The RNA shown here (c-di-GMP-I-GGC riboswitch aptamer) has 86 nucleotides and comes from Pseudobacillus wudalianchiensis.
NCBI's taxonomy places the organism under Bacteria, Bacillati, Bacilli, Caryophanales, Pseudobacillus.
Of the family's consensus pairs, 91% are formed in the model.
The prediction has a mean pLDDT of 88.
[in-house]
RNA sequence: AAUGAUAAAGGCAAACUUAUCGAAAGGUAAGGACGCAAAGCCACGGGUCUAAGAUUGGUUAAAUUAUGAUAGCCGGGCUGCCAAAU
Repeated sequence: AAUGAUAAAGGCAAACUUAUCGAAAGGUAAGGACGCAAAGCCACGGGUCUAAGAUUGGUUAAAUUAUGAUAGCCGGGCUGCCAAAU
C1' cells in the first nucleotide's frame, strides 16, 4: 500500500411512527434498526425522482422543462478509525 476477521474500541441508521419545513420530490428533529468499512463530506459526469415557476395547450386536462431533490443508484474528487489473515 492492497485488502477487509465470527477481532476490539467506537460510528452511522433503511422501512415505519410523530413533529416540523417544502408546491412536490424530499429535508430536519425524536423514536426505531434494514443494513453500512467510508451509509463521513462534495451534485463534477451519468442515472433516477419531483414540476412550484416558465413554455406549449386553450380555460382544463395534458405535455415539455431544474434553477429543486437524491452522496443509502453508479462513477469521480476530498478526508478518515481499526489491523487478523494474505